The RNA shown here (SAM riboswitch aptamer (S box leader)) has 105 nucleotides and comes from Pedobacter jeongneungensis. The source organism's lineage runs through Bacteria, Pseudomonadati, Sphingobacteriia, Sphingobacteriales and Pedobacter. The prediction has a mean pLDDT of 83. It matches the Rfam family "SAM riboswitch aptamer (S box leader)". Rfam's curators write: The SAM riboswitch is found upstream of a number of genes which code for proteins involved in methionine or cysteine biosynthesis in Gram-positive bacteria.
[in-house]
């Protein structure tokens, strides 16, 4: 870098530094000099991998370790299909794109 599989309506924040944009893309809508975003430190959440314990072959608990995450459902929509309404929208499902983990390359 690419591929495969799984998950994505739950949960969880302080301090220091910096200084203007940030929320992946487009549109919308938000956050932001009462300092966002980012970096660092110390916490926390979760349980993908997993030390361990108990059952006993796949579960339950746990959280030492490897990741991840801690505004808004992946913030909402984007493509297709069904239903309803027809003021071009509402709703349900699937998909695309993205994120994370594990494995392979």
């Nucleotide at each position: 870098u690419a591929c495969u599989u799984a998950u994505c309506c739950a949960g969880a924040a302080a301090g220091a530094c910096c200084g203007a944009g940030g929320g992946a893309a487009a549109g919308g809508c938000c956050c932001u000099a009462a300092g966002a975003c980012g970096u660092c430190u110390a916490a926390g959440c979760a349980a993908c991998c997993u030390a361990u314990a108990c059952a006993c072959u796949u579960g339950u608990a746990a959280a030492a370790g490897g990741u991840g995450c801690u505004a808004a459902u992946u913030c909402c929509u984007u493509u297709c299909u069904g239903c309803c309404a027809u003021a071009u929208g509402g709703u349900a499902g699937a998909g695309a794109a993205g994120a994370u983990a594990a494995g392979u390359u």